Background:
This is a predicted structure of a 1430-nucleotide RNA (small-subunit ribosomal RNA) from a metagenome. Model confidence (mean pLDDT): 83 of 100. The sequence is in RNAcentral, with records from SILVA.
């Protein structure tokens, strides 16, 4: 960087919740249990239809009046109002249509004649708890019947048959019938849209699909019977199963979409649940009816009532969702001639910050910038003009007056309501919260917590300095509100139509054929489906949107007018393009002829090498196998060699980046039969083509089945040998299946080019395999050039995130299939298909994480290439064994004070612990303090003496006065007191500075400016030589510069010049100190590239850096160090601060590391002779001389030092002596006895003499230094420091070696390069099992509980039929018979309910399985590097 998910910021809700709350407008307001449901109310009306007269009022006392309960009839109750269960469908939108209907309204046109007979109510009587029925008996109608007419109307082809009326009454209206038309409503039918699921599909469907008939219906029509045919629907998605009322629309979005269907409107549906019909214009009827069932309530137990998904309300669920409120005043509806009644429609009020709007909480002046409160680097800052304080003004608040429009309609009428609204007073009064402040994302500090407590949308934060927890002060952000949860759009181009991929990130089917389906050369003509234009209708209204539009102060909200609803259907037009028809081309395709190449494919013959095995025969102790060995073969004769044979299986040279196939694949030679492809020409068909999902078909490595051969060799499995901790592997030796044929299954592979197929277009170069053409030529098969098809590798555009493709694209472009949608869980469950099995295909979810790919730069590799170091190798000497000395570690202790601890601690801080040091420990004491700065009193300092105590201190006591002065006091000191304060080796090296150690004196690390790259980042700094060394050269997109290397500086070596004490000497010298010369690959040869350099060689004291030191990049380890020292925070303050005495750092079973001294003759010991160099010295070093055995001690000369002193150098050399022994080595140890330092040597110094004389005879695995004046051996000095534990260090000099062939190997290091899953960087990472909890999920004998079907049995209301006149009532007339109703049996349907078998859902289930996930668990080390077996 780029794939790629997770999250955030916006806007919204019929919202809840936490915290807070002043006021008004305007909306909204059970999203959950279509759960039950006390109580009122929610549909009546009309006396001008009609009997009447319980109840009220008035009376003339008469139902007479005004009225009217109950009743008969009208009209209505089918609207209004509530609710979304159900419904995936003509349910809804939208468009068309007709076989139809209609109460009320309205317009026409005829009528409106003469009659009958019941019967409610009343009145008398019964039955019942009640609800309510029953019997007689009387009456009216605009209630009921039939006869008359009859414009008209229905049937019928006609004749001709059917077919009405209701009346009231104030006299002028209201009705009645029948017809036709109107408006308006409504039934039926239709085309188009209308969710998710194929793990619902060789599927559904029998009145099913069609016809004839006949019945129903207002009406078409399987709507419904009977019979006849077998139809009908479906991958353009039937059946099924889940969800879901549908729309105008609403939210969001730039749009395209995407969710959504609260209020408001339109339509549908349903009214406890389930079937039914009745009346009616209309219902299959929410507040009618039957019946069934659940449920609830009343009962005298015999019956019986009931339906808030009307308006309040209750309960109840639930995270939640208001009052049992006024009014019919307006607006509508109903009924009525009207007045008027009735309307829980509707108008209004009430709750509720739920939302949306609007308004306040005060406004102006006011700095000594108050006070408190936070903060501070102590001077300050912040809050903050903010407050008080002055002045002002009153929305809002209270209080008091006035007071509407809404009234249509002269009058009369107002719930709202004494409300909006208006005037006046009063007084700044009555009124501000949430929520955040690490980044996203506006806004930081203190304190307090210490991975605890908490936070968290993601990242994540918290382990003692938290801007992230918690609390403060600030601060920001919105504002009666604020936040927070829940959803839904949006950012997500993250489902991509607009607008997305698919070599390596998820994603090309393992491959062809090929039906549907999508596409589709060139041309003519006609057509108009698509297609464009025009015009009409519609697309309810609300909603959107727009206006200097109107009304509420304003706004939000109401109003008005215009747009616009992207749909759709009708009429014209046009005719490019696309489709269709029709006819006609050849560039696509495909055929004909002639040719060519090839491990293409099947069966058949056959062949030689090699292996093994089996006779024979030579020959003998071995062989075989491995890193090394073993198991095994072999004296029964193996291996080894010759001959003979025998049977499988593979095919060496040829061979290639080669060829052919569609893909798996395809190799020894003939032969037969087949498949395809190229290449050349002309001819022929005429678009016949491309592509191809789901069902389809076919092939399809290798392992695996099945069945029957066959079996040389190789070899899962198994055995046995090694190797290991262990080795169920890796090696080794046998070795079954299986490799091998033959038929039949499997049907997957990193089946990979990880790259579907096809066409076309886009520079070049070089190869190689088939052809074909022209050129060279006498000819050619050579060669040249040029053309096609394959197959390769380099490269331009151009693509790609990068890699990289690049005419064989991963470029530019069509067309058609597939397939992708964060990691896991999982290619797994479940289900279904296939298979004989193993499996295979198709394919999830719960859940759990914030990931996961390229690329780039490092670090790693038991990858490589180069190179360099005392790294190894070659030496030389140690170490590790002992004895002693020292540090550490463990242990111990009152304390054994702290620190360093892998290289990079450990004779290191410490360069000097008896006291002090010192920091510990015991104990005794002090508290402004041992020590700093300020105040105040005394007193100068100061020095002695006495006593008491372990000192530290403590008490008396005496001596004693100084300098300056302006005479008051000051400077210094000492003593007392007072509070600011000192004081802390206390914590924190992980808060720090400075110092330091290691990589490493290795050759590295970097920067400007330029190039390349999206981009991190590369170039440069690479390569090719050299070099000690990124040193130098040459080359190259680099070019120059930094810090680093070298050089400049010091010693030391040569020479020269000068000077010369206190040094040397008398020979030009040595010695010191200063100055200067000299060495640069300058000279020669030779090599390289001419270059840089490298080998020899000359001269020279020195020769390629002459030899040593100082000098330490960028960085690494949170590396040491708060105890050198400075310091941030944090503790302690009569003590973690001081003072002392004694102890203690020095302890001692035991382990380490440094070191000395040895083990002896290259040597101990006696005598005796000789050579440095560098240093130090006045509280010092000490000389001669003396005395001691000695350590020393006396003693003083000399010297602030090239002068005097320490000072004797050792080792060497000359002499003797021991003679291989625990010694004349070896010196611990230990005993006496001393000297020296210092208050003091017990704990705990050195040294001397004298005695004593341990271990120890060269030191395992292992390990150190060191390359020349070095290593090894010798001695000397100094710092520290009274003294000395020092055998340390640091310097000094003397004596003085051995080796380097060499880079393969151990170590560390440097450059390039490859890999990578590391980036805390291999001391990395990481994987399974098991063991422990947690969560979800599958199977699981079964259980449980739903819903939908089927089959059968019984069947309640109820239509229709059908039977019956023994019974009730009507009609007729011919008068005893017909006809019709109720009523009863009955018959078909059928609600519920019974039984029955399957299936399907879905909880749930002993036990089981596998899965996530979970600081610090077992066992291994599988993967990442060649990951140690790719």
């Nucleotide at each position: 960087u780029u794939u790629g998910g997770c999250u955030c910021a916006g806007g919204a809700u019929g919202a809840a919740c936490g915290c807070u709350g002043g006021c008004g407008g305007g909306a909204u307001g059970c999203c959950u249990a279509a759960c039950a449901c006390a109580u009122g109310c929610a549909a009546g009306u009309c006396g001008a239809g009609c009997g009447g007269u319980a109840a009220c009022a008035c009376u003339u006392c008469g139902g007479g009046u005004g009225a009217c309960g109950a009743g008969c009839g009208g009209c209505g109750a089918a609207c209004g109002g509530c609710u979304g269960a159900g419904u995936a469908a003509c349910a809804u939108g939208u468009u068309g249509g007709u076989a139809c209907u209609c109460g009320c309204c309205c317009c026409a046109g005829a009528c409106u004649c003469a009659g009958g007979g019941a019967u409610a109510a009343g009145c008398u009587c019964g039955a019942g708890a009640a609800a309510u029925c029953g019997a007689g008996u009387c009456u009216a109608a605009u209630a009921c019947c039939g006869g008359a007419u009859g414009u008209c109307c229905c049937a019928g082809u006609a004749a001709u048959g059917g077919g009405a009326a209701a009346g009231a009454u104030u006299u002028a209206u209201c009705g009645g019938u029948c017809u036709g038309g109107g408006a308006g409503a409504g039934g039926c039918c239709u085309g188009c849209a209308u969710c998710g699921u194929a793990u619902c599909a060789u599927g559904c469907u029998u009145g099913u699909u069609g016809g004839u008939a006949a019945g129903g219906u207002a009406a078409u029509g399987g709507c419904u019977u009977a019979c006849c045919a077998a139809g009908g629907c479906u991958u353009u998605g039937a059946c099924g199963c889940g969800u879901a009322c549908c729309u105008g629309g609403u939210g969001u979005g730039a749009g395209a979409g995407c969710a959504c269907g609260a209020c408001c409107a339109g339509g549908c549906a349903g009214a406890g649940u389930g079937g039914g019909a009745c009346u009616g214009a209309g219902a299959c009827a929410c507040g009618g009816c039957c019946c069934a069932c659940a449920c609830u309530c009343c009962u005298a137990c015999g019956g019986g009532a009931g339906g808030c998904a009307g308006c309040a309300g209750u309960g109840a669920g639930g995270a939640a969702u208001u009052u049992u409120c006024c009014a019919c005043a307006a607006u509508g509806g109903g009924c009525g001639a009207a007045a008027g009644c009735c309307u829980g429609a509707u108008g209004g009020a009430g709750c509720a910050a739920u939302c949306c709007c609007g308004c306040g909480u005060g406004c102006a002046g006011g700095a000594u910038g108050a006070c408190a409160c936070c903060u501070u680097u102590c001077g300050g800052g912040g809050c903050g003009u903010a407050a008080a304080c002055u002045g002002c003004u009153u929305u809002u608040c209270u209080g008091a007056g006035g007071g509407a429009a809404g009234a249509a309609g002269u009058u009369c009428u107002g719930a709202c309501g004494g409300u909006a609204c208006c005037u006046c007073a009063g007084g700044a009064a009555u009124a501000a919260g949430g929520g955040g402040c690490g980044g996203c994302u506006a806004a930081c500090u203190a304190c307090g917590u210490g991975c605890c407590a908490g936070c968290a949308g993601c990242c994540g934060c918290g382990g003692u300095a938290a801007u992230a927890c918690g609390u403060a002060g600030g601060c920001c952000c919105c504002a009666a509100g604020c936040g927070u949860u829940a959803u839904c759009c949006g950012g997500a181009a993250u489902c991509a139509c607009u607008g997305g991929g698919c070599g390596u990130a998820a994603a090309g089917c393992g491959u062809u054929c090929g039906a549907a389906g999508a596409c589709g050369g060139a041309u003519u003509u006609g057509u108009a489906a698509g297609u464009g234009a025009a015009g009409u209708g519609u697309u309810a209204a609300a909603u959107a949107c727009c206006u200097a539009c109107g009304g509420c102060u304003c706004a939000a909200c109401c109003g008005a007018g215009g747009u616009g609803c992207u749909g759709u259907a009708c009429u014209u037009c046009a005719a490019a393009c696309u489709g269709c028809a029709a006819g006609a081309c050849u560039a696509g395709a495909g055929g004909a002829a002639a040719g060519c190449a090839g491990a293409g494919g099947a069966a058949g013959c056959u062949g030689g090498a090699a292996u093994u095995c089996c006779c024979a025969u030579u020959g003998u102790a071995g062989g075989g196998g491995u890193a090394a060995a073993a198991u095994c073969c072999g004296u029964a004769g193996a291996u080894a060699a010759u001959g003979g044979g025998a049977g499988g299986a593979a095919c060496a040279c040829c061979a290639a980046a080669a060829g052919c196939g569609a893909a798996g694949g395809c190799a020894g030679g003939c032969u037969u039969c087949u498949g395809g492809g190229c290449u050349u020409u002309u001819c022929c068909u005429g678009a016949c083509g491309u592509u191809g999902c789901g069902c389809g078909a076919a092939c399809g490595a290798a392992a695996g089945c099945g069945u029957g051969g066959g079996g040389a060799g190789c070899g899962a499995a198994a055995g046995g040998g090694a190797u290991u901790a262990g080795a169920u592997a890796c090696c080794c030796c046998u070795g079954u299946a299986g490799u091998c044929c033959a038929c039949g299954c499997c049907g997957u592979a990193a089946a990979c080019g990880a790259u579907g197929a096809a066409u076309a277009c886009u520079c070049g170069g070089u190869g190689u395999a088939c052809g074909c053409u022209g050129g060279u030529u006498c000819a050619a098969u050579c060669c040249c050039a040029g053309u096609g098809u394959g197959u390769g590798c380099c490269c331009a555009a151009g693509c790609u995130a990068a890699c990289g493709c690049g005419u064989u694209a991963a470029g530019u472009a069509u067309u058609c299939c597939g397939c992708c949608u964060g990691g896991g869980g999982a290619g797994u469950a479940c289900g279904g298909u296939c298979g004989c099995a193993a499996g295979a295909c198709u394919a999830a979810a719960a859940c759990u994480c914030a990931a996961a790919g390229g690329a780039u730069a490092g670090a790693c590799g038991g990858g490589g290439a180069u190179c360099c170091a005392c790294a190894c190798a070659a030496g030389c000497g140690g170490u590790g064994g002992a004895g002693c000395a020292u540090c550490u570690g463990g242990u111990u202790u009152a304390a054994u004070u702290c620190g360093a601890u892998a290289a990079u601690a450990a004779g290191c801080g410490g360069g000097g612990a008896a006291c002090c040091u010192u920091a510990c420990c015991a104990g005794a004491c002090c508290u402004u303090g041992a020590c700093a700065u300020c105040c105040c009193g005394a007193g100068a300092a100061u020095u002695c003496u006495a006593c008491c105590g372990a000192a530290g201190g403590g008490u008396a006591g005496a001596a004693g006065u100084g300098c300056c002065u302006u005479u008051a006091g000051g400077a210094a000191c000492u003593c007392g007191g007072u509070g600011a304060c000192a004081g802390g080796u206390g914590u924190u090296g992980c808060a720090u500075g400075g110092u330091u150690g290691u990589c490493g004196u290795c050759a590295g690390c970097u920067c400007g400016u330029g190039c390349c790259u999206u981009g991190a980042g590369g170039u440069g700094u690479g390569c090719g030589g050299u070099u000690a060394a990124g040193u130098c050269c040459g080359u190259g997109a680099a070019c120059g510069a930094g810090c680093g290397c070298u050089a400049c500086c010091c010693u030391c070596g040569u020479c020269g010049u000068g000077u010369g004490u206190u040094g040397u000497a008398u020979u030009u010298u040595u010695c010191a100190c200063a100055c200067g010369a000299g060495a640069c690959u300058g000279c020669c040869c030779g090599u390289u590239u001419u270059a840089c350099g490298c080998g020899g060689g000359a001269g020279g004291a020195a020769g390629g850096u002459g030899a040593g030191g100082a000098u330490g990049a960028c960085g690494u380890c949170a590396a040491a160090u708060c105890a050198g020292c400075a310091u941030g925070a944090c503790c302690c303050u009569u003590a973690u601060g001081g003072u002392c005495u004694g102890g203690g750092c020095g302890a001692c079973a035991c382990a380490g590391g440094u070191g000395c001294u040895a083990c002896a003759a290259u040597g101990g010991c006696c005598g005796g002779u000789a050579c440095a160099a560098a240093g130090g010295g006045c509280a010092g070093c000490c000389a001669a001389c003396c005395c001691g055995c000695g350590a020393g001690g006396g003693g003083g000369a000399g010297c602030c030092a090239a002068u005097c002193c320490c000072a004797a150098a050792a080792a060497a050399c000359c002499g003797g002596u021991c003679u291989c022994a625990g010694u004349u080595c070896g010196g611990a140890u230990u005993g006496u006895a001393g000297u020296c330092u210092g208050c003091a040597a017990c704990u705990c110094g050195a040294c001397u003499a004298c005695a004593u004389g341990a271990a120890g005879u060269u030191g395992g695995a292992a390990u150190c230094g060191c390359u020349a004046g070095u290593a090894a051996c010798c001695g000397u000095a100094a710092a520290u420091c009274a003294g000395c534990c020092a055998c340390g260090u640091u310097a000094c000099g003397g004596u003085g070696a051995a080796u380097c062939c060499g880079u393969u190997c151990c170590u560390g290091g440097a450059u390039c390069u490859u890999g990578u899953a590391c980036u805390c960087a291999c001391c990395g990472c990481c994987c399974g099992u098991c063991a422990a909890g947690u969560c979800a999920c599958g199977a699981a004998a079964g259980a449980u509980a739903g819903g939908g079907g089927u089959g059968c049995c019984c069947a309640a209301a109820g239509u229709c039929g059908u039977g019956u006149u023994a019974u009730g009532c009507c009609g007729a007339c011919u008068c005893g018979u017909c006809g019709g109703c109720a009523g009863c049996a009955u018959g078909c349907c059928u609600a519920a309910g019974g039984c029955a078998a399957a299936a399907c859902u879905a909880u749930u289930g002993a036990u089981u399985g596998g899965g996530a996930c979970u600081a610090a668990g077992u066992c291994g080390u599988a993967a990442c590097a060649a990951g140690g077996u790719a």